[in-house]
RNA sequence: GACAAGGGCAAACCCGUCGCGAGGCGGGGACGCAAAGCCAACGGGCCUCUCCGAGGCGGCCGGGUUGCCGAA
Numbered sequence: 001g002a003c004a005a006g007g008g009c010a011a012a013c014c015c016g017u018c019g020c021g022a023g024g025c026g027g028g029g030a031c032g033c034a035a036a037g038c039c040a041a042c043g044g045g046c047c048u049c050u051c052c053g054a055g056g057c058g059g060c061c062g063g064g065u066u067g068c069c070g071a072a
Stems, first nucleotide, its partner, number of pairs: 001069001008033002013028006031059001037065003042062003045057005
């Protein structure tokens, strides 16, 4: 971060499955994404519960870190 190239990921929803749940995994499917790769043991925020503790969300924001291409 381009009216480029090769590509990549996969929202909602549906099916199956695990979980009390938020939600996770697999398949289908594409709303979108220049990191929509990873980190929740970096901070904030939101969500759940067997609630004062434990759990979830990285496609909520910031941050860290790694990666493809090479026009301006």

This is a predicted structure of a 72-nucleotide RNA (c-di-GMP-I riboswitch aptamer) from uncultured Rubrobacter sp. The coordinates come from a structure-prediction model, not an experiment, and the mean pLDDT is 87. The source organism's lineage runs through Bacteria, Rubrobacteria, Rubrobacterales, Rubrobacteraceae and Rubrobacter. Rfam family: c-di-GMP-I riboswitch aptamer. Its family is annotated with cyclic-di-GMP binding in the Gene Ontology.